Context: one part of a larger RNA
RNA sequence: GCCAGGGAGUUCUGACGAGUGGCAAGGUUAAUCCUGAAAGGAGUAGCCGUAGCGAAAGCAACUACCCGCACAGCAAUGGAGGGGUGGCGUGGUAAACGCGUUUAGUCACUCGUGAGAGACCCGAAGCCGGUCGAUCUACACCUGAGUAGGUUGAAGCUCAGUGAAAGCUGGGUGGAGGACCGAACCUAUUCUGAUGUGCAAAUCGUUUGGAUGACUUGGGUGUAGGGGUUAAAGGCCAAUCUAGGCCGGCAAUAGCGGGUUCCCCCCGAUACUACCCGCAGGUAGACCUCGACGGAGAUUCUCGGCGAGGUAGAGCUACCGAUUGGUUGGUAAGCAGUCGAAAGGCUGCGCCGACUUGUCAAACUCCGAACUUGUCGAGAUCGUAGAUGUCGGGUGCUAGGGGGCAGGGAUAAGCUUUGCUUCCGUGAUGGGAACAACCAAGACGAGGGUUAAGGUCCCUAAGUUCUAGUUAAGUGCACUAAAUAGGUUUGUGGCCGAAGACAGUGGGGAGGUAGGCUCAGAAGCAGCCACCCUUUAAAGAGUGCGUAACAGCUCACUCACCGAGGUCACAUGCCUAGAAGAUGGAAGGGGCUAAAACUAGACACCGAGACCUUCGAGCACCGAAAGGUGAUCUGGUAGGGGGGCGUGCCAUGUGGGUAGAAGUCUCCCCGAGAGGAGGGAUGGACCGCAUGGUAUCGCGGAUCCUGGU
Numbered sequence: 001g002c003c004a005g006g007g008a009g010u011u012c013u014g015a016c017g018a019g020u021g022g023c024a025a026g027g028u029u030a031a032u033c034c035u036g037a038a039a040g041g042a043g044u045a046g047c048c049g050u051a052g053c054g055a056a057a058g059c060a061a062c063u064a065c066c067c068g069c070a071c072a073g074c075a076a077u078g079g080a081g082g083g084g085u086g087g088c089g090u091g092g093u094a095a096a097c098g099c100g101u102u103u104a105g106u107c108a109c110u111c112g113u114g115a116g117a118g119a120c121c122c123g124a125a126g127c128c129g130g131u132c133g134a135u136c137u138a139c140a141c142c143u144g145a146g147u148a149g150g151u152u153g154a155a156g157c158u159c160a161g162u163g164a165a166a167g168c169u170g171g172g173u174g175g176a177g178g179a180c181c182g183a184a185c186c187u188a189u190u191c192u193g194a195u196g197u198g199c200a201a202a203u204c205g206u207u208u209g210g211a212u213g214a215c216u217u218g219g220g221u222g223u224a225g226g227g228g229u230u231a232a233a234g235g236c237c238a239a240u241c242u243a244g245g246c247c248g249g250c251a252a253u254a255g256c257g258g259g260u261u262c263c264c265c266c267c268g269a270u271a272c273u274a275c276c277c278g279c280a281g282g283u284a285g286a287c288c289u290c291g292a293c294g295g296a297g298a299u300u301c302u303c304g305g306c307g308a309g310g311u312a313g314a315g316c317u318a319c320c321g322a323u324u325g326g327u328u329g330g331u332a333a334g335c336a337g338u339c340g341a342a343a344g345g346c347u348g349c350g351c352c353g354a355c356u357u358g359u360c361a362a363a364c365u366c367c368g369a370a371c372u373u374g375u376c377g378a379g380a381u382c383g384u385a386g387a388u389g390u391c392g393g394g395u396g397c398u399a400g401g402g403g404g405c406a407g408g409g410a411u412a413a414g415c416u417u418u419g420c421u422u423c424c425g426u427g428a429u430g431g432g433a434a435c436a437a438c439c440a441a442g443a444c445g446a447g448g449g450u451u452a453a454g455g456u457c458c459c460u461a462a463g464u465u466c467u468a469g470u471u472a473a474g475u476g477c478a479c480u481a482a483a484u485a486g487g488u489u490u491g492u493g494g495c496c497g498a499a500g501a502c503a504g505u506g507g508g509g510a511g512g513u514a515g516g517c518u519c520a521g522a523a524g525c526a527g528c529c530a531c532c533c534u535u536u537a538a539a540g541a542g543u544g545c546g547u548a549a550c551a552g553c554u555c556a557c558u559c560a561c562c563g564a565g566g567u568c569a570c571a572u573g574c575c576u577a578g579a580a581g582a583u584g585g586a587a588g589g590g591g592c593u594a595a596a597a598c599u600a601g602a603c604a605c606c607g608a609g610a611c612c613u614u615c616g617a618g619c620a621c622c623g624a625a626a627g628g629u630g631a632u633c634u635g636g637u638a639g640g641g642g643g644g645c646g647u648g649c650c651a652u653g654u655g656g657g658u659a660g661a662a663g664u665c666u667c668c669c670c671g672a673g674a675g676g677a678g679g680g681a682u683g684g685a686c687c688g689c690a691u692g693g694u695a696u697c698g699c700g701g702a703u704c705c706u707g708g709u
Stems, first nucleotide, its partner, number of pairs: 001709006011117003015113009026048003032042003052059002062086001064085004071078002087101005120259004127249006138223009147213001149181003152177001156173007185210002191205001193204002225241001227237003262644006272285005287396001288394006297382003301379009313367001314365002321360002325356007334349006400424010429440003444616007454606003457590003463603001465602006476592002484577005490571007504561005510534003515529003540555001544553002617634002619630004645698001647695010663682005669676002
């Protein structure tokens, strides 16, 4: 893991509500007693109700009038329950006002819920009490044991030398030391080695530390849990220690985690608001559901009338605050400069104003939308098949998230925080390669057809469809990058052109003059200034190359040849470079080039559970039934409500069984399902059905428990 068996909202007390039943201005017994298998009988104490109000003393209440649903009636009308007005009781000095008043309760059972109890089941770490432990380990005491070998050479002693002496120096002897090296032994430094389902719940290898000592060790003995012991690490006290183990209190408590067992039908949320030592939780409201009452209007939509508002925008000599330049007037306290011996003067800046010019504001507004909203009316829709509403029973929820639109936080985030809306949550299905919330579309069952989004070369259902273009980059083929530069398409405008353009080829391209200056030189061409005139078809006091300077080549300009468009600017579609991400690599892949890409258009086709249609089911409503109607009904988590299936047992009734019960295996049928009949085999003695009741009543999960495998 699998299989079998076990396994979780129970019971009692008292409370609220609903349903059912008994009796009813009353209802009902409790303890106890009698009888008894059980049932039953007695028992009136007590409790609830029949009157309230007031703190109390105390006082103490309508079958009045009107409306009116159901219903009755031909109608007028009546009118239970219901609503309103008034009166009455009581409290209040009084009034206002509060509570009560024109009568329904009570007992039992069943169900729902909350309270107290272990209270649906399982789960702590902990707290307290009593006991058991020092065979591990810590320390101490008693009594024993162990410690290869080598090295060093203290004191003391002695000899010699020396000295006046104290002494000093040297040679020996001697054998000290928490001395040195190093086995056993003790330990555990490094590799942060091996191992790490191990040889091992601490081992193996290597390298280390101590090794005559505060050394190591055997046996015996002592100290005990808020206690011991500790050369002190919160270490150790039996693989357990920031308070041991075991048993008990004990089913501690857990706002936390996990689990919580058959079916179908109807409706169907929330992740918001307020408060709480509140933030993983509660309580109240909102939202959901169920029931009752009530009896006619309701308003999420659209339009219009009359109102409310100060956002977006805009504006600012309309306030307020910020803010650019200029002109001009004033000021002369401040700073700088300047004149003067000084007093003082002058100029600039500055400061204050006017004019002009240029900008801003969430906490500015002379203005001001869309839009939102109040109320009234109309339309539309819903409602007597009973709405809006009121009351009562029950729950979940109070960690939300994505898209669109409009914002705030720095126009960063799969960011955060709001409002409106929608979807996911709780929503299947088709498309999007895959993909909670993007597109299509809201799934009762079965069949047929038509479409939506999206597609139609193959994978893969449907066009290798048509018309006109573009792209050459495999750009692209649904996910998109900029300045800038380039290719090509299209358009617009200007200029030149048969009096010959543009390009090409051939010729000319001169003279004054080497312009003046500068300079070693400067001659069109280092640099500065000027840039005239002549001859001409045309030719600059020179466009570039070149020279030391000249020379030389060339251009502008012009002629000839040639013979039809040329050239410039701006805009524009598509494309290119710009263009960087981690294994090799993705239009979903193959692959595709007048396309299977892109742009504009056309006609077909494919394609959902959508729409249409046929049959069937459920639900709701109408109906006495048969049956009918449903444009708008039947997706659904938490959750509310309803109806059923099955299991054990009991009572009553009624059946089956050795001519074969239950159980088991298998086949087949019925039912929407839980499930239920039947046939055969096996088995060998009990078992159904109906009605009513009752419950240790349904398993796949809980690292569930026990057993098997």